A computed fold for a 1471-nucleotide RNA from an uncultured bacterium, annotated as small-subunit ribosomal RNA.
The RNAcentral record of the sequence draws on ENA and SILVA.
The coordinates come from a structure-prediction model, not an experiment, and the mean pLDDT is 83.
């Protein structure tokens, strides 16, 4: 920096990614070279070989060779010399080098000092010395034990081995004096006592001894720094100090005896866990964080534990002793061993190499040296483990080849890539030459590096990724499957996210993955964060330690600043230069090492010292305010109970309504009196007081604090405050009182599906009240710690004061409190804003994703309840704050609508028609599904339609394009078949061009290839069209402005309207789609034109065009006029005129969008599927079924009627495959007939309700017409399944319809008939037309729907939302748990190896003393002390396991309810 919480936004906040790194590992792949690196795990066990020896110039022997000499037995012995070898004695080394990191949180390391408290072999310098004696022990020889390892006894012997004596200054010890020093003590001089030596050899050296000094290396002490944990708070007996003694190279409780009682600790003692430390390394801008492989310094360790010896140096990796475990040998008696050296083996593990070469170089040990030894080291081998370098070819080459992939079928990509042509040879292979590393010699590496020549593009490219982050896209397969995934997430039939392919991107001999570290993460914030609401201010005060602290001066120099010096190892990092062909790598020089110490200086600031000051703080004085606290006394109103009186009742009480309850045994009501307890109306107020909790009748006593005012006093006495102490609502607990009312639990009555609730009871216990003692928590809130300073105002109010005058119920003003509003500023926003959440200072407390969890365990407190302190495993990618625009609310306000109300008529009941569901069926084709499906698609299923079923047929097909051969087309006709179809016969030769041959167009049928075809699927891939909200008044945009932003404003507000209609106002000004208007129709008039229309002329003809009418153009209506209301507006109300009055009536017209609404079966169309079938013909059947349910109609139930007779008045349409007149026939449907009409001419066509008259008389009827029978008519190839109509006969249900529900506001409802489309025929449907022609609307409380504003929200798939808890199931981690098996550790006791020290009666004993006896000294043994292993007992603690058990978490569709979110339907929440 990015992704991820949301519909979107800002913020908070976590998770994740991009970077760098690694001693790595794994997967795929792999050409070369250089330089590095390579058991991170089992400090597990180790076979085998090697890793420390050397010196004969210390010594006595032994032994080999050569030479010489002698003896002679002539091939042996002896002697000497020279050159070798070396078991032993002796010297030096073995304490270095090499390995590992177990232990160790300080006995370590780093750093800086101290050592006047010390040592130091080999090395260097200086001085002095190196004299005289002595006794042994190995080797060796002999004997002997043992399996072995290894010994034992006797005897001989040398030395640079050992011992004694002499000498010795500066050494050691004691003393004296002087001097220095803060002290311990140092230095100098003198003196008592004590202490040394070794020789060797070719003769030049080298050893040895003492002393002094240097160098090197080490020991010790101190400062500072160096992990986590307080759920470890007290630890300590040699502990802390002193004195004496011992011990050490040396100080020291290092050890010991005695004395004292100290020492450490909140600046973290003690305990537990973890861990070698550092230079450095990795990361990071830095500060930091992580780390401590290789290299270098230090430490520790060497099978585990203990111990000392030797030595200059060890408590010793390849030494010793003991104990233990393990392994091996054994003759069973006893022995041997220690790879955390180099190789190597087993084991463990994801994982880490050769049982190599050489001492040539560098270095080490020994030696005088030659030289020997050296798994240190130098090299090689293995490993892409890392870093660096090189290569896998270069140039040209387009018909842009083939192949592959894709395609819109044209093409495009791979791609100059290949082929092909020319060129080169790094690398490779082969051959030849051939180093430096070495100064004379000596080269493991190594015939290596390097050079030359030849051959020939020849030997050499992979891995990951391609949805976003993140560079890179298509096809196929799959179909919530298989799978992917770092986070978000992808996959349910069009997947750029899975798998494959083509292509692309990135890196490249590597590429990815995993693990870990830092970064990003300002996500522990020193640099550099926060705490009103996101996590976070302690419930409040007092106050200890600590932190911070007013003004002026003095001194100092701890902090601070500056200079200098020392140190800060080397390597590393950085810079420059240089060496390997370059680089990595290496070298030289410089810088740096930000640190520490010493010293010199400065003196502002902080600290400290001293002296002053008064502005902070405190005290004194004065008069006021107050529900501040404690105790006592007193009062009135009310409730309840009791007593007495009055009085009476299907009463009282209670509720939404009731009931439980009280009451004729007298309630309720009312009057009087008595009792008792609790609380204190009015005043009372965003008034007052208190630190907070909290405090409210009146009076009294005692008492705390604050404000104001005045002078005076003290002189920084201050602020904050971890621990600590005190206070701390309500509930609760203990003891004892009290108990009127109220009231958890409990009981009863209701409500309810249930109701362990909400409501009710003149039911009711704890409790509420008092005293004393506990508890110690609250949403203990201003969700805002305390103190101080500064930073605009305005308005109210409380307390105290000042000033002014007009003297008040005044005005102005100061200080202190308490509120409202508001600028700067702050804030994510909301908001805060002199009472800060502003600007600063000081101190304290607290936070670091959500859940688990304020839980478990442990501790502390409590009588208990519980409080406090306070995790982890596991799980999720969010949880959250504020604000925005929606949606929603059993939130609010306003408004509208046949929404309700007021009315009229219906539906729901009957039978019928029709559609749907269901059922049935071979099929009952399909679609439509609340409103917005159901007389809907269908404006019309007997065949056809038809998509469905059964049978029988066709396969380039019923139809289109292309190609080819033949034929015009066409017409007539036969046979078989249910038909499709199959097989035949006959007639016929056309059009254009051309002389002709022939060609072309159209058509028919035959064959083949591409293809056709599909009412098959997906309306959730689509276009188009449509329904609905809704003819509701809304939906938006540009610019500007406001806001961090989503967004807002405009569009809100006041009026008004049918209307976002208009007016006014306004940070808005304008505009668009909607509204309205423009359009059609209807209502009036005028003008024009009149045939088929009309007719004032008696009729016709003729005339005429006034009227009706027709159809074209105009006029008319605009709140224009008047009055009133309103705001001087818009507008509304009333009126005039007018045919019509306030959009006159009706229609067409449907904004942005919503419902993944409907339609792939109108049409079009992507994808998928079928292709002798899911396509195409054909016959028959089905879509018409029928127990049933629902929707929508028509007809009725009758007298406002039925029937019969007579009579009157429309409009709008249709008509040539048609409408069909007159006339005639038939009871009728209809038939015959043919006039007229392509229609203002003819025709359908008699309108009906209505009017007049008659009849019926309230009946299942003269109502009603279903059903059925018979006979017919019409259409049509054909009325069986399955048409309509007619006549006669039949005459069902039904007597006005339960709950519920629909339509309609005027020419409307209701009622009456007429016509059209579709159509051969077939409407009770549908679309139109006119006739007759009402009732009612107080009004907006309520139901439904809608609009605007506002409010709440945990909703956004938007309340058909969200969401909580128990139970059931599965899995996971975890707490408790009778216990159980272990680890670390502590205490007490037992025990006591080896060793050291002490003691020593036993035994042994060369050097010295002694004439001797003997002694001194030593050794062995014994014993004491300390002590390892081990044992017993008791604790602390840690991890494991455990029947059972507790809660927790997670898990597409389980159960029960509905607690929360809206007033969530009882406001929610805290204790």
């Nucleotide at each position: 920096g990015a992704g991820u919480u949301u519909g979107a936004u800002c913020c908070u906040g976590g998770c994740u990614c991009a970077g760098a790194g690694u001693g790595a590992a794994c997967g795929c792949u792999g050409g070369c070279g250089g330089c590095g690196u390579g058991c991170u795990u089992a400090a597990c066990a180790c076979a085998u070989g090697c890793a420390a020896g050397u010196c004969g110039a210390a010594c006595g022997g032994a032994u080999g060779a050569a030479a010489u000499a002698a003896g002679c037995u002539u091939g042996c012995u002896u002697a000497u010399u020279u050159c070798g070898u070396u078991a032993g004695c002796g010297g030096c080394g073995c304490a270095c080098g090499g390995g590992u990191g177990a232990g160790u949180a300080a006995u370590g390391u780093a750093u800086a000092g101290c050592u006047a408290a010390c040592c130091c072999g080999c090395c260097c310098u200086u001085u002095a010395g190196u004299g005289g004696g002595g006794g042994a022990c190995a080797a060796c020889a002999g004997a002997u034990g043992g399996a072995a390892a290894c010994g034992u006894c006797u005897g001989c012997u040398a030395a640079u081995a050992c011992c004694c004596c002499a000498u010795a200054c500066u050494c050691c010890u004691g003393c004296u004096u002087a001097u220095c020093a803060u002290a311990a003590g140092g230095u100098a001089a003198g003196u008592u006592g004590g202490g040394a030596a070794a020789g060797a050899u070719u003769u030049a050296u080298u050893g040895c001894u003492a002393a002094a000094g240097g160098a090197u290396g080490g020991g010790g002490c101190u400062u500072u720094a160096u992990g986590g944990u307080a759920u470890c708070a007290g630890c300590u007996a040699g502990u802390u100090g002193g004195u004496g003694g011992g011990g050490u190279a040396a100080c020291g409780g290092c050890c010991u005896a005695c004395c004292a009682a100290g020492g450490c600790a909140a600046u973290g003692a003690c305990g537990c866990c973890u861990a070698c430390c550092u230079g450095g390394u990795c990361u990071g801008a830095g500060a930091g964080g992580a780390u401590g492989a290789u290299c270098a310094g230090g430490c520790a360790c060497a099978c585990u534990g203990g111990a000392a010896c030797u030595g200059a140096g060890a408590c010793a990796c390849g030494g010793u002793c003991c104990a233990g475990a393990c392994u091996c040998c054994u003759a069973c008696g006893g022995g041997a061993g220690g790879c955390a050296g180099c190789a190597g083996u087993g084991g463990g593990g994801a994982a880490u190499a050769u049982u190599g070469c050489a001492c040539a170089a560098u270095g080490g040990g020994g030696g005088a040296a030659a030289c020997c030894c050296u798994g240190a080291u130098g090299c090689a081998g293995c490993a892409a483990c890392g870093c660096c370098g090189c290569g896998u070819g270069g140039a040209g080459g387009a018909u842009g080849a083939c192949g592959c992939a894709u395609u819109u079928c044209g093409g495009u990509g791979u791609g100059u890539a290949a082929a092909c042509u020319c060129c080169u040879u790094u690398u490779a292979u082969a051959a030849g030459g051939g180093a430096a590393g070495a100064u004379a010699a000596u080269g493991a590496c190594g015939g290596u590096a390097c050079c030359u020549u030849a051959u020939g593009a020849a030997u050499a490219a992979g891995c990951a990724c391609c949805g976003g982050c993140u560079a890179a896209c298509u096809c196929c397969g799959u179909g919530c499957c298989a799978g992917c995934a770092g986070c978000c997430g992808c996959g349910g039939u069009a997947a750029u996210a899975c798998g494959g392919a083509g292509g692309g991107u990135g890196c490249a001999a590597g590429c990815g993955u995993u693990a870990c570290u830092c970064g990003g993460a300002a996500u522990c914030a020193c640099u550099g964060g926060g705490c009103g609401u996101a996590a976070a201010g302690g419930a409040u005060g007092c106050g200890u330690a600590g932190g911070c602290u007013g003004u002026a001066a003095u001194a100092u120099a701890a902090g601070u600043c500056a200079g200098a010096a020392g140190u800060g190892a080397a390597a590393u990092c950085c810079a420059a230069c240089g060496g390997c062909u370059u680089a990595a790598c290496c070298g030289u020089u410089g810088a740096a090492c930000u640190g520490c110490u010493u010293u010199u200086g400065a003196a502002a600031c902080u600290g400290u010292u001293u002296u002053a000051c008064u502005a902070g703080a405190a005290u004194a004085u004065g008069g006021g305010a107050g529900a501040g606290g404690u105790a006592g006394a007193u009062g009135g109103a009310a409730u309840u109970g009791g007593u007495g009186g009055u009085g009476u009742a299907g009463g009282g009480g209670g509720u939404a309504a009731a009931a439980u309850c009280c009451g004729u045994a007298g309630a309720u009501a009312u009057c009087a009196c008595c009792a008792g307890g609790a609380a204190u109306a009015c005043c009372g107020a965003u008034u007052g007081c208190g630190a907070a909790g909290g405090c409210g009748a009146u009076c009294u006593a005692c008492u705390g604090g604050a404000a104001c005012a005045u002078u005076a006093u003290u002189g920084a006495c201050g602020c904050u405050g971890a621990g600590g102490c005190a206070u701390g609502a309500a509930a609760g607990c203990g003891u004892g009182g009290g108990g009127a009312g109220c009231a958890a639990a409990c009981a009863g009555g209701a409500u309810u599906a249930g109701a362990u609730a909400c409501c009710c009871u003149g039911g009711g216990u704890a409790g509420u009240c008092c005293a004393c003692g506990c508890c110690c928590u609250a949403a203990a809130c201003g969700a805002u710690g305390c103190a101080c300073a500064c930073u605009a105002g305005u308005u109210g109010u409380u307390g105290c004061g000042a000033u002014g005058c007009u003297a008040g119920u005044c005005a102005u003003u100061g200080c202190a409190g308490u509120a409202a509003u508001g600028c700067a500023c702050u804030u994510a926003a909301c908001a805060g804003a002199u009472u800060a959440a502003g600007u600063g200072u000081g101190c304290c407390g607290c936070c670091u994703g959500g859940g688990g969890a304020g839980u478990a365990c442990g501790g502390u407190c409590g009588c208990a309840a519980g409080a406090u302190u306070a995790a982890a495993a596991c799980u999720c990618a969010a949880a959250g704050g504020a604000a925005u625009a929606g949606a929603c609310g059993g939130g609010g306000a306003c408004c509208c609508g046949c929404a309700c109300a007021a009315g009229c008529g219906g539906u729901g009941g009957a039978g019928c028609a029709u559609g749907u569901g269901g059922u049935u069926u071979a099929a009952u084709u399909c679609g439509a599904a609340g409103a917005u499906a159901c007389a809907c698609g269908a404006a019309g299923a007997a065949c056809c339609u038809u998509a469905c079923c059964u049978g029988g047929c066709c396969u380039u097909g019923a139809u289109a394009u292309c190609c080819u051969a033949a034929g015009a087309a066409u017409c007539c006709u036969g046979u078989a078949g249910a038909g499709a179809u199959a097989c035949g016969g006959g007639a016929g030769u056309g059009c254009u061009c051309g002389c002709a041959a022939g060609a072309g167009a159209a058509c028919c049928g035959g064959a083949a290839c591409a293809c056709a075809g599909g009412u098959g699927c997906u309306g959730c891939a689509u276009g188009g069209c449509u329904g609905u909200c809704g003819u509701c008044a809304g939906c938006u945009c540009g610019u500007g402005u406001c806001g961090u932003g989503a967004g807002a404003u405009g569009u809100u507000g006041g009026g008004u309207u049918a209307a976002g209609u208009c007016c006014c106002g306004c940070a808005a000004c304008g505009a668009g789609c909607g509204c309205a208007a423009c359009c059609c129709u209807u209502g009036u008039c005028a003008u024009u034109a009149g045939u088929u229309g009309c007719u004032a002329c008696g009729a016709a003809a003729g005339g005429g065009c006034a009227c009706u009418c027709u159809a074209a153009u105009g006029a008319g209506a605009c709140u224009g006029c008047c009055g009133g209301u309103g705001a001087c507006a818009a507008a509304c109300c009333g009126g005039a005129g007018g045919a019509a009055g306030g959009u006159g009536g009706g229609g067409a017209u449907g904004a942005c969008g919503u419902c993944a609404a409907g339609u792939c079966c109108u049409c079009a169309u992507g994808g998928c599927c079928c292709u002798u079938a899911u396509g195409g013909g054909u016959a028959g059947g089905g879509c018409u079924u029928c127990a049933c349910a629902c929707g929508u109609c028509a007809u009725a139930c009758a007298a406002u009627g039925g029937u019969c007779g007579g009579g009157a008045c429309a409009g709008a349409g249709g008509g040539u495959u048609g409408c069909c007149a007159a006339a005639c026939c038939g009871c009728g449907a209809g038939g015959u007939g043919g006039a007229g009409c392509u229609a203002a001419u003819c025709u359908c066509a008699g309108a009906a309700a209505c009017c007049c008259g008659a009849u019926c008389g309230u009946a299942g009827u003269c109502c009603g017409g279903a059903u059925u029978g018979u006979a017919g008519u019409c259409u049509g190839c054909a009325a069986c399944u399955c048409g309509a109509c007619u006549a006669c006969a039949u005459g069902a249900a039904g007597u006005c319809g339960g709950a519920a529900u629909c339509g309609c506001u005027a020419g409307u409802a209701a009622u009456c008939g007429c016509g059209g489309a579709u159509c051969a025929g077939a409407a009770u449907g549908u679309c139109g037309c006119g006739g007759u022609g009402a009732a009612u609307a107080c009004g907006u409380u309520c139901c439904c729907g809608g609009g605007u504003c506002u409010u709440g929200u945990a909703c956004a798939c938007a309340c058909c939302g969200c969401c909580c808890g128990u139970c059931a199931c599965a899995c996971c981690a975890u707490g408790g748990g009778a216990g159980u098996g272990g680890g670390u550790u502590c205490u007490a006791c037992c025990a006591g190896a080896a060793g050291u020290a002490g003691u020593u009666a036993g035994c042994c004993u060369a050097a010295c003393c002694g004439c001797a006896a003997g002694g001194a000294g030593g050794g062995c043994g014994a014993u004491u002390a300390c002590c390892a292993c081990g044992g017993u007992a008791g604790g602390c603690u840690c991890a494991g396991u455990g029947a059972c058990u507790g809660g927790g978490g997670u898990g597409a569709a389980g159960u029960c309810g509905u607690a929360a979110c809206a007033a969530g339907g009882u406001a929610a929440c805290c204790a």